The RNA shown here (transfer RNA) has 75 nucleotides and comes from a Candidatus Saccharimonadota bacterium. RNAcentral holds the sequence, with entries from ENA. The organism belongs to Candidatus Saccharimonadota, within Bacteria.
Formats: sequence, C1' cells, structure tokens
RNA sequence: UGGCGAGUGGCCAAGUGGUAAGGCGCCUGUUUCUGGCACAGGAGAUCGAAGGUUCGACCCCUUCCUCGCCAGCCA
Repeated sequence: UGGCGAGUGGCCAAGUGGUAAGGCGCCUGUUUCUGGCACAGGAGAUCGAAGGUUCGACCCCUUCCUCGCCAGCCA
C1' cells in the first nucleotide's frame, strides 16, 4: 500500500429495506430470619463516524476510523 472479514445496551448476540429479538448482568416485588435459588414485573441500544440513495436505512452506495487475517513493497 492492496484484498477480505468484523464493529448492534455493561457483556454476549440475532436482525440483510417497513422503524431493533434473545441470553447473562442490573433494578423492583413475592418468597426467606438474612443471602442465594425460584417466580413476577421493569429500566437500558442516535446500530463505529460523516455524507448519499429511498416514502422509509442496522440493512444498499461513497469516504473515513478501529480491530483481525492474507498478500505485496522498502530496509
């Protein structure tokens, strides 16, 4: 320098045009002498950044950032 892949709540992770599942964790309640377990309920994601396309973008296009893999160049 080029090619490929990845980036989504605190963590893991699904969703590939129609407005963001699930698990762990966290909070509250029930239960218990207390804690844990169990059960019930709840909060939390401008989807790496900026533009573009579209009625509508996590999803498609462009550029950039970070990480990983492969190849190349110089020494």